[in-house]
This record gives sequence, structure tokens and C1' cells, in this order.
RNA sequence: AGCCGAAUCCCUUCCACCAGUGGAGGGGAUCGGGGGAACCAGGUUUUUGGGGCUAACCCGCCGAUUCAGGCGAGAGCGCGUACUCCAAAGCGCUAGCCCGUCAGCUAACCCCGUAGGCAUGUAAAGGAG
Repeated sequence: AGCCGAAUCCCUUCCACCAGUGGAGGGGAUCGGGGGAACCAGGUUUUUGGGGCUAACCCGCCGAUUCAGGCGAGAGCGCGUACUCCAAAGCGCUAGCCCGUCAGCUAACCCCGUAGGCAUGUAAAGGAG
């Protein structure tokens, strides 16, 4: 010299002071997400509510009034060789939050976010550039 994630960059106003830094706002670009016609899809759903962000879901068993919890398997996601990419062995994750009775797709158009949290030992196959 990095990692997860959309979460980065630029301009500007005010305040403070150690005078170029910090704090509080505003605007734009970028990236990400949602709503929203026709056509198409769906013709059965409406408390057994329904839906969205995200990898974060499905099934079975134990437990058990239910729930919480535990185990297994499938599926999904991330890290992983110090030039880069693929990526082996290997190591991890499958949290949480939101809308508020309501949303299929969806041009125009409208709205929202641009956070937060982590790491640092040594050695080391294979392929491509």
C1' cells in the first nucleotide's frame, strides 16, 4: 500500500478560532433506491394483511401451548498470493431497519439516500496480463 457498503467529489453562506482548520446550513455532480401510463402479465386476492431496502432466504428435526433458542441441509454473500485480474487451500456472514392497509411491469414525471462499521504476523499452489 487496505476491507464491507450506493455512500464519493466540487462550489458556496454563517459562526468560532490557533488563520486554515473545525462546526452548522445551502446548491450541484456522481452513485444507489422507491413511486408512477399504454402494452403485457395477473384473473384471485383482499388480518391468514400486504409491501420495500439488504447477501441476509427456503426446507426439515429437536425444543416448545406459542415464541425465543439449538442442529442439519439447500440457496445466497464477503475476504483470500503486496504489480493487476481470475482465484486454490483456507477463513467468515446469512444481522437489522422501514412503509402503514397501500404499490406487478412501467415512458414522461415525482420522491428519497449519498451513512455507518472494520482491519494490519509469517509463508504460500495454479492460470492470464
Predicted 3D model of a 129-nucleotide RNA (c-di-AMP riboswitch aptamer (ydaO/yuaA leader)) from a marine eukaryotic metagenome. Model confidence (mean pLDDT): 79 of 100. Rfam family: c-di-AMP riboswitch aptamer (ydaO/yuaA leader). Rfam's curators write: This family represents a conserved RNA structure found upstream of the ydaO and yuaA genes in Bacillus subtilis and related genes in other bacteria.